[in-house]
RNA sequence: AUCCUGUUUCAGGGCGAGGUGGAAUCCCUCACUGGCGGUUAGUCGCGUGCUGACGUGACGAGCCCGCGACCCGCACGUGGGAUGCGUGCGGCUGAUCCGGUGCGAACCCGGAGCCAACGGUCAGAGUCCGGAUGGAAGAAACGAAAG
Numbered sequence: 001a002u003c004c005u006g007u008u009u010c011a012g013g014g015c016g017a018g019g020u021g022g023a024a025u026c027c028c029u030c031a032c033u034g035g036c037g038g039u040u041a042g043u044c045g046c047g048u049g050c051u052g053a054c055g056u057g058a059c060g061a062g063c064c065c066g067c068g069a070c071c072c073g074c075a076c077g078u079g080g081g082a083u084g085c086g087u088g089c090g091g092c093u094g095a096u097c098c099g100g101u102g103c104g105a106a107c108c109c110g111g112a113g114c115c116a117a118c119g120g121u122c123a124g125a126g127u128c129c130g131g132a133u134g135g136a137a138g139a140a141a142c143g144a145a146a147g
Base pairs, nucleotide, nucleotide: 005143006142007141008140009139010138016030017029018028019027031127032126033116034115035067036066037065038064042059043058044057045056046055047054048053062114063113071091072090073089074088075087076086077085078084096112097111098110099109100108118130119129120128
């Protein structure tokens, strides 16, 4: 340095005001929120160097690339069986433009937009309630063994 691998912990935010109505945090106007990894001409710091810069750390995209949750199918296991549960595989899986700077911007600056599972509800939900004291992308800490 590389490959394999154990345990533990952690791992999602948001309806405030007004209107209509018998009834809406669900409709309308304004408001509010943005998981994880990557990329990133930027910003800040440290070191070397001594003017060419080089190395390194932190931060840096909801809508660029990928992932996760949700949902669907199949197989296997469990079960007498099935709606269940577990595991594996597969599928599905939202949304951005314009201007500026510049050699170069989907990322910076400015502006205007857009998006957000399923079930529930006296009425249609990104923000309420529920599955969920769940699962998980992944993050961190501490180990064990081998070549």